[in-house]
RNA sequence: CACGGGGCCGGACGCGAACGGAACGCGUGAACCGGGUCAGGCCCUGACGGGAGCAGCCCUAAGCGAUGCUUCCGUUGUGCGUUCAUCGUCUCGUGGAA
Numbered sequence: 001c002a003c004g005g006g007g008c009c010g011g012a013c014g015c016g017a018a019c020g021g022a023a024c025g026c027g028u029g030a031a032c033c034g035g036g037u038c039a040g041g042c043c044c045u046g047a048c049g050g051g052a053g054c055a056g057c058c059c060u061a062a063g064c065g066a067u068g069c070u071u072c073c074g075u076u077g078u079g080c081g082u083u084c085a086u087c088g089u090c091u092c093g094u095g096g097a098a
Base pairs, nucleotide, nucleotide: 001095002094003093004092005091006090007089008088010084011083012082013081014080015079016078017076018075019074020073021072022071023070024068026065027064028063034059035058036057037056042051043050044049
């Protein structure tokens, strides 16, 4: 120097990891300005009964909390597999030259 092989760098596809976000599930969550049921008390009624309705209890919204071999989205100087491409770089083998 030439040829061939392999690695790194680049693209595509796929699987996983980390980080972040969202959804769903669980819990919590409204003195009054959400709902239901409304003791007591209050009001109406001759009475029967009715009415509004605080606390309590129940449900739930916004929000909050911990978590899920769950799902989705995104990022990566993350790991791996397959494949493609050709500038560069490293290395191995063969041959030649100095």

This is a predicted structure of a 98-nucleotide RNA (Bacterial small signal recognition particle RNA) from a Planctomycetota bacterium. Its Rfam family is "Bacterial small signal recognition particle RNA". About the family: The signal recognition particle (SRP) is a universally conserved ribonucleoprotein involved in the co-translational targeting of proteins to membranes. Rfam classes the family as a non-coding RNA gene.